[in-house]
Predicted 3D model of RNase P RNA and transfer RNA as a complex of 489 nucleotides. The coordinates come from a structure-prediction model, not an experiment, and the mean pLDDT is 77. It holds a member of the Rfam family "Bacterial RNase P class A". By type it is a ribozyme. Rfam describes the family as follows. Ribonuclease P (RNase P) is a ubiquitous endoribonuclease, found in archaea, bacteria and eukarya as well as chloroplasts and mitochondria.
RNA sequence: CGAGCGAGCCGGGUGAUCGCGUUCCGGGGUUGCUCCGGCAAACCUGGGCCGAGGAAAGUCCGGACUCCACAGGGCACGGUGCUGGGUAACACCCAGGCGGGGCGACCCGCGGACAGGGCCACAGAAACAAACCGCCAACGGAGGGGGCGCAAGCCUCCUUGCGGGCAAGGGUGAAAAGGUAGGGUAAGAGCCUACCGGCGCUCCGGGUGACCGGGGCGGCCAGGCAACCCCCAUCGGGAGCAAGGCCAAGCAGGAGAGAGCUCCGGCCCCGCACUGCGGGACUGGGCGGGAGGCGGCCCGUCUCCUUUGAUCUCCGGGUAGGCCGCUUGAGGCGACGGGAGACCGGCGCCCUAGAAAGAUGAUCACCGCCCUGGCCUGGCCAGGGAACAGAAUCCGGCUUACAGGCCCGCUCGUGCG
RNA sequence: GCCCCCGUAGCUCAGUGGAUAGAGCAGCGGCCUCCGGAGCCGUGUGCGCGAGUUCGAGUCUCGCCGGGGGUA
Numbered sequence: 001c002g003a004g005c006g007a008g009c010c011g012g013g014u015g016a017u018c019g020c021g022u023u024c025c026g027g028g029g030u031u032g033c034u035c036c037g038g039c040a041a042a043c044c045u046g047g048g049c050c051g052a053g054g055a056a057a058g059u060c061c062g063g064a065c066u067c068c069a070c071a072g073g074g075c076a077c078g079g080u081g082c083u084g085g086g087u088a089a090c091a092c093c094c095a096g097g098c099g100g101g102g103c104g105a106c107c108c109g110c111g112g113a114c115a116g117g118g119c120c121a122c123a124g125a126a127a128c129a130a131a132c133c134g135c136c137a138a139c140g141g142a143g144g145g146g147g148c149g150c151a152a153g154c155c156u157c158c159u160u161g162c163g164g165g166c167a168a169g170g171g172u173g174a175a176a177a178g179g180u181a182g183g184g185u186a187a188g189a190g191c192c193u194a195c196c197g198g199c200g201c202u203c204c205g206g207g208u209g210a211c212c213g214g215g216g217c218g219g220c221c222a223g224g225c226a227a228c229c230c231c232c233a234u235c236g237g238g239a240g241c242a243a244g245g246c247c248a249a250g251c252a253g254g255a256g257a258g259a260g261c262u263c264c265g266g267c268c269c270c271g272c273a274c275u276g277c278g279g280g281a282c283u284g285g286g287c288g289g290g291a292g293g294c295g296g297c298c299c300g301u302c303u304c305c306u307u308u309g310a311u312c313u314c315c316g317g318g319u320a321g322g323c324c325g326c327u328u329g330a331g332g333c334g335a336c337g338g339g340a341g342a343c344c345g346g347c348g349c350c351c352u353a354g355a356a357a358g359a360u361g362a363u364c365a366c367c368g369c370c371c372u373g374g375c376c377u378g379g380c381c382a383g384g385g386a387a388c389a390g391a392a393u394c395c396g397g398c399u400u401a402c403a404g405g406c407c408c409g410c411u412c413g414u415g416c417g
Numbered sequence: 418g419c420c421c422c423c424g425u426a427g428c429u430c431a432g433u434g435g436a437u438a439g440a441g442c443a444g445c446g447g448c449c450u451c452c453g454g455a456g457c458c459g460u461g462u463g464c465g466c467g468a469g470u471u472c473g474a475g476u477c478u479c480g481c482c483g484g485g486g487g488u489a
Base pairs, nucleotide, nucleotide: 001413002412003411004410005409006408008406009405010404012367013366014365015364016363017362018361020051021050023048024047025046026045027044028043030041031040032039033038053388057399058398060397061396062395063394064393065240066239067238068237072299073298074297075296077236078235079234080233081232082096083095084094085093086092097110098109099108100107101106111231112230116229117228118225119224120223132170133169134166135165136164139163140162141160142159143158144157145156146155147154148153178196179195180194181193182192183191197221198220199218200217201216202215203214204213205212206211244324245323246322247321253315254314255313256312257311260287261286263285264284265283266282268280269279270278271277272276288306289305290304291303292302293301331350332349333348334347336345337344338343369385370384371383372382373381374380375379418488419487420486421485422484423483424482427442428441429440430439435472444460445459446458447457448456465481466480467479468478469477
């Protein structure tokens, strides 16, 4: 100097004028009420403090908080998935382990295939079991030759892949039965041996652990896919600030469905065969039944109702106003200490939007940054430009968008000293 | 703001991880007719975009883009 890898920060500043919003202080008169001290409301005016983000975005995660009687148990459903740590918690962050990619700095991935099921198309002989091209004359068969023998037959050689043997070589494919060397065989094959690789069992050492290193035995060597169902471990009740409370105002309800008894007691009435029996109404209790209780189902449990009707369904009407929730927080900043680090601890300082068709804009000047041009190149002058984008309950993360710039560490290449 | 759903040909819609992406209507061409309609025959363009898993993705996972519904 060039090419890369990883991380952090800024993304305009200052001042003035006018214009906005919350809030606080002061002044002014108006309206309503009044116990005549004042209270409340809106309006006008002077001034003070504060006023969008690193993503406010997507709504992908985790919570805080609120409500649902308890949020209790279970099934189902859903999330996560190497180990340890951080955190309120997490699918996040830090550190490490193993595997893969890259020359490298670095980046990506992560439970289980021996619990079971399912899939591996096309090609190929064959994808849990077979031979397309091939190899084999050892065995059986067929053919031929020679020798021996009276004959039956015996011995030997050659050819032939017919029966048979092979899965080592080649082809197909994403993937087809571990690699090298040797022995062995008719030809071959972990068939056997040596070494290596993987796997299983076991022992020793290191480590909190995932794992790492070493020794011994075993020929066990046919897989892959779980972002297929599934199994294991672990977490999760459901909804969401438009949650949920308070005040004010206002209306109009209608229709349908809808669950008990030869139980016990009390009181009253009626009848009769009158110290008893039967019937009716009311009331209390018991049991049963019905309904509701914020994803689906079950158990448990609570509440209400049981014909003077709980609840559900449908139709119709009213309200859409005001206040709270609403911003002091797992908060921010600073230095110090602990820790490899994420982060933690105490100390000091600070209060930094809470709107409500929903606020911060315009102008001027100077400075800063970037680009272009020119020049007298410590630098000066002129012109132009500045991205992605705006809170809506709040916080911790992830993901996506971003003109321009600052800065740190590291890798590779090249050149110089 | 928050909570959900969808995206396949010009339109309306099917589609379970197997390789070739489909149906109906419309469009284009041909036949038939004096011409048109009807009818018959033939025919296409394309899975919203990107990355990942897998031998392979319209389908499974993640991110982005676009459209729609609900909530006082």